[in-house]
The RNA shown here (small-subunit ribosomal RNA) has 1498 nucleotides and comes from an uncultured bacterium.
């Protein structure tokens, strides 16, 4: 500093995720030591027990307990008992200071509660300190103890006796102090100070002495008021207040103040957010971040506020008191039932709650605080110690050498080899930390009592004596032992370091985010191995970063989320020149604070480090004070150029009103006039013989205004304005430069204005036309089409307030290349160039952009204000609240749920877009298929023990199969066999092989008999059989692990590539554009040159010479011959055969073209523009086909899923398909007679010939391994003729019956053929479809392959005869280019709406129903204060009369609770109910994306 995820791929947009930090943490593995911090974040929920606040006898009475002395008594002693405050000293009482600190927690508090920084002329401080001045003299009381007395207790009455620094009375008080307060002097204001004259106010004694104690002043400390500034959220909270604001007056307090009170006045705060609501202790700091921020507020420190929950005082300097009092609730505990007693948010410690947080330990040694003269006590503040890996820091679990690279493990391509790895045994060494042992009695100690000296006489110094340590005999050092007791976690798919094996088989599971698992998982479990951290490692939680994703630094708004529909215009915020003043903002300089601690940075001390101590700096803050005087603000002058008025001539569909035209359209009257009109893709509904439609007069209505008129001009602020007139009005540009003199610029609330549909009255109603209705379409069609047709468009007034109110682009100012066209004006003028303003557009440069793009009308550069956005859905939805007569419109969440939504280009599909183009693709034509009929065959179905398997849309279906009776055969029964039917090693045994010839069975096997080994001198070799073993054997499974090989697009003309250019990039250019062409086939043009794989040609074939050869081919001339033949001689012309060549290239000629070609019934020529056919298949396409051709990965069978055999199936038959054969007839059928090929086949073979048979064939028997023989073989339609004569026939032959050939081990299932007899259906096929453009369709027969024989009408080849069309590319299929749209990319067989049905999830309403906290109104009203009253009684003083002070009681206000009410708010829940999200394969349609088939959308 980044990275992953939206796409086939790109760039942006944008969200989500993830590497880093930290944390009072938890959870899970693991776990060796110290140091140092750290420890109920939940129930401010209850709490058992123990401690946490005393202390002073130098206040006092005393003496309950201990001790010590003393005394009696046991005779003394010791011992025991006992006396008496005598003494140490002291429970408890009186009194005195201390219990307001010290500790705890964060519930409340949104507040002058905290944080700053000032104020207090308006206060107050006990101990402490300083000045001054004092401390005379009397008094009655009470606690305690004693005596009784209630009560379970708690605890309380009454009676007697006593003291004090308790309490009280007097005296003194100049000066001080309180009240008052002439009169000076000062102050910012209330006022202060000083100040005569009057009035009131003090004190325990005591003590050698410290020291106590009174008054007053000033001090120090700690507090208390007041005011600026500052720090939370919500406007779906807009208004609030009645002691509320002020006044003057009184009371209260330490002090001010409506703090309280009578009275008077109506103020007060509030968009700069009152009020209400929810939240929350604030700060120092802390984490995090480059800062700027954000985000927390434990531990330490401040401060505050709480002490069970409220409320109130009291004592005191300080309290509305944690561990005091009084009431009130709640709740627990004791009771003797009468009544009492508690208050851990102090230390530990229960239970509860939690996911979670410790010892019911030590010590006053040190600090520190309380009292005390002190010595001491006290002291769960604090110091230590235990628990805890909860954090940071540091050590350590050994080092070095050591290759046979060991064994084991893993993994491989496996006699190897690669890793675990110097790792590990083994030798050497060392001992931190561990255990023993001994040493240290360490710092931290400073003090304190005693005593002596010294001096400056003290809070002092010296100096001897004596004391004090919990931790802890630790830290540390030292010896000795002996590698010895000490290593795991996570993670290796990518971000993200780190890979293979095995198991698993959308299971099981994993997962921050993409996403992984469905049979070869580097992502799941395991195991090797590796990476990273290390006594930690991982994992959840949260929190800052990344996130510039709230953008002040640092964002956007035209399309991605976003510009208000438009103007006025109020507060706001911004603002021209020049001049002077002034100093609020602003910059300098000092001052004052900013608290320590932390943070940074020097230094320093624990062995280092964390940790600590010291110095500095830094606290970016608030106040004050001296200056500056630029810019902003105020203030005052002044100027014209912004702004505005004037004034000339202009300029347009701006607005309102009124009035006025024609055409059209509909109605109506009355002619004319006859049968349809109308209306559609076709048609029907509807109109018409009661006269429609048409046509003509004449009239009467509404509505909107053709042409000019322009997809263009104008105008206006926008919505929007269009016949003409006239009337009132605004407006804008343009000229002048007389006026005013900054008067502007935006604009939150506001006002207005504001399309269309809609609402209210009330009018109008001609077209058109929601709603409806009928007809049509359709699977339906509540739609599109079509005939009606009402509201409603119209008019007037009102409401309404929205639109995709769009330029998807606020407004306003300045400023930055041009060309062009139009509008209005000025100016200039010559009807020409052209000049300036304000508009309207259209191209372009820089610039900007994510790109399209925008581009002086900015989306550019700058600046000022407004609005508005911050992922997608839920949702512009629900509450609420406001507006509106309704519709409805404005504000507008949230729970859930997804990782994507989106935008702009890009390549490709696609498209019931568009444009060129080609093909037997349409058309034109021949001939067929579908019928049907009837047979073959194939394939679906159904059967079946099997009816073996594969091929399924074009690209399965006479396909695999070019031969299923057994075999084949894979199937199915049933009998065999298990190294095994077949190959092959190694081992043993046995002797052959092999022929012969029995028996049992369907066979296969089983089981016997006969003969019989070979080479070699030999070992041993071959051969086979049998036994064991090694491999075996699978047409079993995966074609979606694969290879080969093949279909089809498609013989379509395409599909790369290098360099170069062009884009941010995917990409593009090349390869596109014209013109050609069968062709990316060429030419020409051109940011592109060039190349490659395809196309073409190189092959082979037919078709023509020509050479070269001449049997077994062939015969012209020549000679022999026969009945008749090339039969013979012979030839080598000719045919033919088979090798070598020529030929064709638009070369030539004309006509078109730039050319490239094109074209001509041109010439020549066997052939003419690719001459004809064949091989030959580019990148890819379809996970196309094929494990059953064959090969192979992987899985499965292994007395079987292997093999053998027999016998049945494969052949079946209600149907349905495909392809096919024959046929339906006269272009024929039958009989006869007769011509003419090709190109194959032949040895278990093709056979001439001759004989029998009607006939398949049979019985003989020549040639021929083939240019020689068979000629297998007859070619067939053709041709000649003779019947038929139009019928279900001399058509058609299918079924059936009969009798037979043949081939085979066998023709029953199940051949083929013959020959007799029998005669079905059929008389040219609906929809639909199928081949074919010339030797081609059509049609005629021949031949092969496999084959023992055949289901052969298939399948490959040959030939004979031998046709018709194509005008043309509108249209159907298909495919090539450009092109355009797109929300497709598994690519249109895409995508994708919505309603319904099912689960699941949150959420709104809802008759209510149950709570919470607040507020108002009235009722009651403890304790208490304060005011009134005040029995009876106490007391002081006084002789008394009386007279001061205490009290109980009761009364007033005021009040916690408590309780009645009506309300708002606000949480739960609720029968039913609304819609929303989620959920591989539910239903109905198909609305969107292509023109999505009716453009879409708002």
């Nucleotide at each position: 500093a980044g990275a992953g995820u939206u796409u086939g791929a790109u760039c942006c947009u944008g969200g989500c995720u993830c590497a880093g930090g930290a944390u009072g943490a938890a959870c899970g593995c693991u776990a060796g030591c110290g140091a140092c911090a750290g420890g109920c974040c939940u129930a401010a929920c209850a709490c058992a027990u123990g401690c946490a606040a005393g202390u002073c006898g130098a206040g006092g009475g005393g003496c309950a307990g201990c001790a010590c002395a003393a005394g009696g008594u046991a005779g003394c002693a010791a011992u025991a008992c006992u006396u008496g405050g005598g003494u140490g000293g002291c429970g408890a009482c009186c009194g005195g200071c201390g219990g307001a600190c010290g500790g705890g927690u964060g519930a409340g508090u949104a507040a002058c509660a905290c944080g700053u920084a000032u104020g207090c002329a308006a206060c107050c401080u006990g101990c402490c300190c300083g000045u001054a001045a004092u401390c005379g003299g009397g008094g009655g009381a009470u606690a305690a103890c004693c005596c009784g007395g209630a009560g379970a207790a708690a605890u309380u009455c009454g009676g007697a006796c006593u003291a004090a620094a308790a309490c009280u009375c007097c005296a003194u008080g100049u000066a001080u102090c309180u009240g008052a307060g002439a009169u000076a002097u000062c102050g910012c204001a209330u006022g202060a100070u000083a100040a005569a004259a009057c009035a009131g106010a003090a004190a325990a004694a005591c003590g050698c002495a410290a020291g106590g104690a009174u008054u007053a002043c000033g001090g120090a400390u700690g507090g208390g008021c007041a005011u600026g500034c500052g720090g939370a959220u919500g406007a779906u909270u807009a208004g609030c207040u009645a002691g509320u604001u002020g006044g003057a007056g009184g009371g209260g307090u330490a002090a001010c103040g409506g703090c309280c009170c009578g009275c008077c006045a109506a103020g007060g705060c509030g968009a700069c957010g009152a009020u209400c609501a929810u939240u929350a202790g604030g700060g120092g700091u802390u984490c995090u971040g480059a800062g700027a921020g954000g985000a927390a507020g434990g531990u330490c420190c401040c401060c505050c506020a709480c002490a069970u929950u409220g409320g109130a005082a009291c004592u005191g300097a300080g309290a509305g008191a944690c561990g005091g009092u009084c009431c009130a609730a709640a709740c627990u505990c004791c009771u003797a039932c009468g009544g009492g007693a508690g208050g851990c948010a102090g230390c530990a410690g229960u239970g509860a709650g939690g996911a979670a947080u410790a010892u019911u330990g030590g010590u006053c040694a040190a600090u520190g605080g309380g009292c005390g003269a002190g010595a001491g006590c006290c002291u769960g503040a604090a110091c230590c110690a235990g628990c805890c890996a909860a954090g940071u820091c540091g050590c350590g679990u050994g080092a070095a050498g050591g290759a046979a690279g060991a064994a084991g493990g893993u993994c491989u391509u496996a006699u190897g080899g690669a890793u675990u790895g110097u790792a590990a045994a083994c030798u050497u060494c060392u001992u931190u930390a561990g255990c023993a042992g001994a040493g240290g009695g360490a710092u931290a100690a400073a003090g304190g009592u005693u005593a002596u000296u010294a001096c400056g006489a003290g809070a002092u110094a010296a100096u001897a004596a004596u004391u004090u340590g919990c931790a802890g005999g630790u830290a540390c050092u030292c010896u000795g032992c002996g590698a010895a007791a000490a290593a795991g976690g996570a993670u290796c798919g990518g971000c993200u370091a780190a890979c293979u094996c095995c198991g698993u088989g959308c299971c099981a599971g994993c997962a921050g985010c993409c996403g992984c698992g469905g049979u070869a998982a580097u992502a799941c479990g395991g195991a090797g191995g590796a990476u990273u951290c290390g006594a930690g490692c991982g994992u959840u939680a949260u929190c800052c970063g990344g996130a510039u994703u709230u953008a002040u630094u640092g964002g956007g708004u035209u399309u991605a989320a976003a510009g208000g529909g438009u103007g006025c215009g109020u507060a706001g915020g911004c603002g021209g020149g020049u001049u002077u003043g002034u100093a609020a903002g602003u910059c300098a300089g000092u001052g004052g604070u900013g608290a320590a601690a932390g943070u940074u940075u020097c230094c320093g001390g624990c062995u280092u480090a964390a940790c600590c101590g010291g110095g500095a700096g830094a606290a970016u803050g608030c106040c004050g004070u001296u200056g500056a005087g630029a810019c902003u603000g105020c203030a005052a002058a002044u100027c014209u150029u912004g702004a505005g008025u004037g004034c000339a001539a202009g300029c347009g569909a701006g607005g309102u009103a009124a009035g006025u035209g024609g055409a059209a359209u509909g109605u109506g009257u009355u002619g004319u006039g006859u049968a349809g009109c109308g209306g559609u893709g076709a048609a029907a509904u509807g109109c018409a013989u009661a006269g429609a439609u048409a046509u003509a007069a004449c009239a009467c209505a509404g509505a909107a205004c053709a042409c000019c008129g322009a997809u263009u001009u104008g105008c206006g602020a926008a919505g929007g304005c269009a016949g003409c007139u006239u009337a009132c009005u605004a407006g804008u540009a343009u000229g002048u430069a007389a006026c005013u003199g900054a008067c502007g610029c935006u604009g939150a609330g506001g006002c207005a204005c504001g399309a269309a549909a809609g609402c209210g009255u009330g009018g109008g109603g001609a077209g058109c036309a929601a709603a409806c209705a009928g007809g049509a379409u359709u699977a339906g069609a509540u739609a599109c089409c079509c005939u009606g047709g009402u509201a409603g468009u119209c008019c007037a007034c009102g409401c309404a307030g929205u639109a995709a109110a769009c330029g998807a682009u606020g407004a306003a100012u300045a400023c930055u290349a041009g060309c062009u066209g139009u509008a209005u004006g000025c100016g200039a003028u010559a009807g020409a160039c052209a000049g300036u303003a304000u508009g309207c557009g259209g191209c372009g440069g820089a610039g900007c952009g994510a790109a399209a793009g925008c581009a002086u009308u900015a989306a550019g550069u700058a600046u000022u204000c407004c609005a508005c956005c911050u992922g997608g859905g839920g949702a512009g939805u629900a509450c609420g609240u406001c507006g509106g007569c309704a519709a409805c419109g404005a504000u507008g969440a949230a729970a859930c749920u997804c990782a994507a939504a989106g935008g702009a280009a890009u390549u490709g599909a696609c498209g019931g877009g568009g444009g060129c183009c080609c093909g037997c693709a349409c058309a034109a034509g021949c001939g067929g298929a579908g019928g049907a009929a009837a047979c073959a065959u194939g394939u679906g179905g159904u059967u079946u023990a099997a009816u073996u398997c594969g091929a399924u849309g074009a690209u399965a279906c006479g396909c695999g199969a070019g031969g299923a009776a057994c075999c084949u055969u894979a199937c199915c029964c049933g009998g065999g066999c298990u190294u095994g039917a077949a190959u092959u090693g190694c081992a043993g045994a046995c002797g052959a092989a092999u022929a012969a010839u029995g028996a049992g069975g369907a066979a296969a096997c089983u089981u016997g008999u006969u003969a019989g080994c070979c080479a070699g001198c030999a070992a041993u070799g071959g051969c086979g059989u049998c036994u064991g073993u090694g491999a075996a054997g699978g047409u079993g499974c995966u074609g979606c692990a694969u290879g080969g090989u093949u279909g089809u697009c498609g013989u379509c003309a395409g599909c790369u590539c290098g360099u170069g250019c062009c884009g941010u990039g995917a990409g593009g250019u090349g390869u596109c554009g014209g013109c050609u062409u069968a062709a990316g086939u060429g030419c020409c043009a051109u940011a592109a040159c060039g190349a490659g794989c395809g196309c073409a040609a190189c092959c082979c074939u037919u078709a023509u010479c020509a050479u070269u050869a001449g049997u077994u081919a062939c015969u012209a001339g020549c000679a022999g011959g026969u009945a008749a033949a090339g039969c013979u001689g012979a030839g080598g012309a000719c045919u033919c055969u088979a090798g070598u060549g020529a030929g064709a290239c638009u070369g030539c000629c004309g006509c078109c073209g730039u050319a490239a070609g094109g074209u001509g019934a041109g010439a020549g020529g066997a052939a003419g523009g690719g001459a004809g056919g064949g091989a030959u298949g580019a990148c890819g396409u379809c996970a196309a086909a094929u494990c059953a051709g064959c090969a192979c990965g992987g899985c499965c069978c292994u007395u079987a899923u292997g093999u053998c055999c027999g016998g049945g199936g494969c052949g079946a038959c209600a149907c349905a398909c495909g392809u096919g054969u024959u046929a339906c007839a006269a272009u024929g059928g039958g009989g006869g007679g007769u011509a003419c090929a090709g190109a194959g086949g032949g040895g278990a073979g093709c056979u001439a010939c001759c004989a029998u048979g009607c006939g398949a064939a049979u019985g003989g028997g020549a040639g021929c391994g083939a240019a020689u023989c068979c000629u297998u073989a007859a070619a067939a339609a053709g041709c000649c003729u003779c019947u038929c004569u139009c019928a279900g026939u001399u058509c058609g032959g299918a079924u059936u019956g009969g009798a037979g050939u043949c081939u085979g081990c066998a023709a029953c299932u199940c051949g083929a053929c013959u020959c007799c007899a029998u005669g079905a259906a059929g008389c040219u096929g609906g929809a639909u479809u199928c081949g074919c453009u010339a030797g081609u369709a059509a049609u005629c027969g021949c031949g092969c392959a496999u084959c023992a024989g055949c289901c052969a009408u298939g399948g490959c080849g040959c030939g004979g005869u031998g046709a018709a069309u194509a005008c043309g590319u509108u249209c159907c299929c298909g495919g090539g280019c450009c092109u355009u749209g797109u929300a497709c990319a598994c690519a249109c067989c895409g995508c994708c709406c919505g309603u319904c049905a099912a689960g699941c999830c949150a959420u709104g309403g809802g008759a209510g129903c149950c709570g919470g906290g607040g507020g108002u109104a009235c009722c009651u009203g403890a304790a208490g204060u304060a005011c009134g009253u005040g029995a009876u009684u106490c007391u002081g003083c006084g002789c008394a009369a009386g007279u001061g002070g205490g009290a109980a009681g009761c009364g007033u206000c005021c009040u916690a609770g408590g309780g009645u009410a009506a309300a708002a708010c606000u949480g739960g829940u609720g029968a039913c109910u609304g819609g929303g999200g989620c959920u591989a394969a539910g239903u109905c349609g198909u609305a969107a994306c292509a023109a999505g088939g009716u453009a879409a959308c708002c």